[in-house]
Context: one part of a larger RNA
RNA sequence: CUGGGCUUAAAGCGUGUGUAGGUGGAUGCCUAAGUGCCUUGUGAAAUCCCAUGGCUUAACCAUGGAAUUGCUGGGCAUACUGGGUGUCUUGAGCCACUCAGGGGCUACCGGAACAAACGGUGGAGCGGUGAAAUGCGUAGAUAUCGUUUGGAACGCCAAUGGUGAAAACAGGUAGCUGGGGGUGUGCUGACACUGAGACACGAAAGCCAGGGGAGCGAACGGGAUUAGAUACCCCGGUAGUCCUGGCCCUAAACGAUGUCCACUAGAUCGUGGUCCCUUGACGGGGAUCAUGGUCGAAGCAAAAGUGCUAAGUGGACCGCCUGGGAAGUACGGUCGCAAGGCUAAAACUC
Repeated sequence: CUGGGCUUAAAGCGUGUGUAGGUGGAUGCCUAAGUGCCUUGUGAAAUCCCAUGGCUUAACCAUGGAAUUGCUGGGCAUACUGGGUGUCUUGAGCCACUCAGGGGCUACCGGAACAAACGGUGGAGCGGUGAAAUGCGUAGAUAUCGUUUGGAACGCCAAUGGUGAAAACAGGUAGCUGGGGGUGUGCUGACACUGAGACACGAAAGCCAGGGGAGCGAACGGGAUUAGAUACCCCGGUAGUCCUGGCCCUAAACGAUGUCCACUAGAUCGUGGUCCCUUGACGGGGAUCAUGGUCGAAGCAAAAGUGCUAAGUGGACCGCCUGGGAAGUACGGUCGCAAGGCUAAAACUC
């Protein structure tokens, strides 16, 4: 290389946009590059293979043939691929009408809870635990009422539900804005799929600068527990958690399942449309498209399971795997303020 694989055994990049490249719908004509057939020249000899012959045989040697699967020029063929040029509409996109949604960004507003400050009532405990103690409290706590201030998060609705490429997204209102579904078949006419590099986004923690800081709370202090207790429990508590701007770029970033297309029994529940039948209406029944689940035929699978949301049957393209450890480490490169990220071995050992 061929070949085999990637849910759980090693293996799907965290996710998208997209360059090169690879691949690409129906139909007509032209071309003849690929492709097939015939043929010119060449493809040294020896070797290998076949036939015959020569050494008594063999090894060995000789003669002839074949082979040399290649390159080159010419001719023919035109199914398929390519190239050129028309036509088409089902892929793709656009348009019109319409629908749902925690999709994104910004501003403003709201109530509950919590904490603090001040004031009123009140007068000895409160808090906490398995039990306690540290802690708070006669300088008046806990409890309760009122006023004010502050930050963070949005109960019920709420769902097995919705949206988003993923990460993720939930109080309300307004503004700006992305995407999607359905119906019409009105327009364009293959404009498509994938995608090495590249670029963008990317939870939490962490970093830089400036704000903010109620609650919670790494570190840290104290009280307990214990043989000890650098813990679990309790009382405090800094960074952080929040906002703005800039970095970091990793997760069991999971469906541990790449993206796109086609095909292959059903049953049932939900969400968003469109249409039909029935009804006076509510409602009931059915069809179809999109989407989220459960069960399941065939098939697949080592099994668990999966099963039109495939892990079935096929096609296109990308990524990745090749015994365990050493190791996602060293070295080098590159990115980063740093932490560190990405790329990525070997000796040795079993």
Predicted 3D model of a 350-nucleotide part of an RNA (small-subunit ribosomal RNA, central domain) from an uncultured bacterium.
The coordinates come from a structure-prediction model, not an experiment, and the mean pLDDT is 89.
It matches the Rfam family "Bacterial small subunit ribosomal RNA".